Context: one part of a larger RNA
RNA sequence: UGACGGGGGCCCGCACAAGCGGUGGAGCAUGUGGCUCAAUUCGAUGCAACGCGAAGAACCUUACCAGGCCUUGACAUGCAUUGGACCGACGCUGAAAGGCGUCUUUCCCGCAAGGGACCGAUGCACAGGUGCUGCAUGGCUGUCGUCAGCUCGUGUCGUGAGAUGUUGCCUUAAGUGGCGCAACGAGCGCAACCCCUGUCCCUAGUUGCCAUCAUUCAGUUGGGCACUCUAGGGAGACAAACCUCUUUUAGAGGUGGGAAGGUGGGGAUGACGUCAAGUCAGGAUGGCCCUUACGGCCUGGGCUGCACACGUGCUACAAUGCUCGGCACAGAGGGAAGCGAAACCGCGAGGUGGAGCAAAUCCUCAAAACCGAGCCCAGUUCAGAUUGGAGUCUGCAACUCGACUCCAUGAAGCCGGAAUCGCUAGUAAUGGCGCAUCAGCUACGGCGCCGUGAAUACGUUCCCGGGCCUUGUACA
Numbered sequence: 001u002g003a004c005g006g007g008g009g010c011c012c013g014c015a016c017a018a019g020c021g022g023u024g025g026a027g028c029a030u031g032u033g034g035c036u037c038a039a040u041u042c043g044a045u046g047c048a049a050c051g052c053g054a055a056g057a058a059c060c061u062u063a064c065c066a067g068g069c070c071u072u073g074a075c076a077u078g079c080a081u082u083g084g085a086c087c088g089a090c091g092c093u094g095a096a097a098g099g100c101g102u103c104u105u106u107c108c109c110g111c112a113a114g115g116g117a118c119c120g121a122u123g124c125a126c127a128g129g130u131g132c133u134g135c136a137u138g139g140c141u142g143u144c145g146u147c148a149g150c151u152c153g154u155g156u157c158g159u160g161a162g163a164u165g166u167u168g169c170c171u172u173a174a175g176u177g178g179c180g181c182a183a184c185g186a187g188c189g190c191a192a193c194c195c196c197u198g199u200c201c202c203u204a205g206u207u208g209c210c211a212u213c214a215u216u217c218a219g220u221u222g223g224g225c226a227c228u229c230u231a232g233g234g235a236g237a238c239a240a241a242c243c244u245c246u247u248u249u250a251g252a253g254g255u256g257g258g259a260a261g262g263u264g265g266g267g268a269u270g271a272c273g274u275c276a277a278g279u280c281a282g283g284a285u286g287g288c289c290c291u292u293a294c295g296g297c298c299u300g301g302g303c304u305g306c307a308c309a310c311g312u313g314c315u316a317c318a319a320u321g322c323u324c325g326g327c328a329c330a331g332a333g334g335g336a337a338g339c340g341a342a343a344c345c346g347c348g349a350g351g352u353g354g355a356g357c358a359a360a361u362c363c364u365c366a367a368a369a370c371c372g373a374g375c376c377c378a379g380u381u382c383a384g385a386u387u388g389g390a391g392u393c394u395g396c397a398a399c400u401c402g403a404c405u406c407c408a409u410g411a412a413g414c415c416g417g418a419a420u421c422g423c424u425a426g427u428a429a430u431g432g433c434g435c436a437u438c439a440g441c442u443a444c445g446g447c448g449c450c451g452u453g454a455a456u457a458c459g460u461u462c463c464c465g466g467g468c469c470u471u472g473u474a475c476a
Base pairs, nucleotide, nucleotide: 001476002475003473004472005471007470008469009468010467011466012465013464015460016459019423020422021421022420023419026315027314028313029312030311031310032309033308034306035305042053043052064301065300066299067298068297069296070295073126077125078124079123080122081121082120083119084118088103089102090101091100092099093098107116108115109114128290129289131288132287133286137284139279140278141277142275144273149188150187151186152185153184154183155164156163157162168179169178170177194267195266196265197264199235200234201233202232203231204230205229208225209224210223213222214221238261241255242254243253244252245251317416321375322374323373324372325371326370333364334363335362338357339356343352344351345350382413387408388407389406390405391404392403393402429452430451431450432449433448434447435446
């Protein structure tokens, strides 16, 4: 100087408390451990691994296994020899890859020799490796933590390590600011500048909108651009005004005005560093290793195996509910090998069909809610696992191993031990919708969007994490 303390002081954070909903019990989905296996490819492992890499494992992917094959190679560049334009078609064998063979074609420059482009064959340099090392690395990322810290120049103090500044008092979300002070300044962080959202104004008016006037089944058409909206510009909030407190400070408490009030709400943004944290399998890369194989191709299998254990979720156990009928109201997105309307067929998944649309124009566009009826507390008109049968769709192909539909079957489950998680407001809870990946989909995951919409916070003693000062130390 740090680090640590079941030392002290001060202060924060859904850290506790207050409150709401969960997890831990059940079934299923998914990841992991373990076990098994020819293989169940590899990585991630307290927080910060475990719906993680994977925003799509039937083949492919695929890195694993078995078998069948190839050896200048699936891919790059160069050299030598040699053949042929290229391209293309076919036969035999085979699971395919591969192997064997046949046919067609005869380029450009040049008189020629020869040269050139492209494609093959042979040979050689070489290719290739998801093989090892993240403890050789770059890059990127997680984490402490959006915590308020981390440093420097000069000066001063100290033999020196170093200190001071950065400590103190007040204040702040903040090393934010004010005052003081052997310090005076500065940098990286904080804040602001950026984006979305909340109010108003201006500009613009189609594909959007409809107050007034006509018109229609319908903003459909004429008309209009007020309003909504769209998307560009601007205004607005600064403790600005008033009161009180305080050191006439920084600021704090209140009041009014205001769409908004004390950082308005949300996002992007992550200092010096820590964990030899993670990643050689995203790509890059040093070294090491393989080279008729640790490279390459193919078929099939595996990554989906199942006594068991854990994590994350979904669906429930019901009456604030379930079933049936009726009937409203979104936002954000996506669409050409695409989205696909009307109409018709099917109980349904879906099929036929093909209008319109590169889309404010066309397509896709809610559910909970609300109204009415039934159920009457029961393993039930709860719950839906499992299994049997019949189908639909995608795809070369759904046996291993797809999703969905219909009929039948109806399991566990009556609110969950110790323990444990999230959340402070348009939040939690709850309801649906969209997108990426994608032929299809094991999505109940991820990322977004809107609808309905709470309760509680006395307080900081305690648990956890963190910041500043101080104290002890046999630790560095």

The part of an RNA shown here (small-subunit ribosomal RNA, 3' major domain) has 476 nucleotides and comes from a wastewater metagenome.
Its mean pLDDT, the model's own confidence on a scale to 100, is 84.
It matches the Rfam family "Bacterial small subunit ribosomal RNA".
The full RNA is in RNAcentral, with records from SILVA.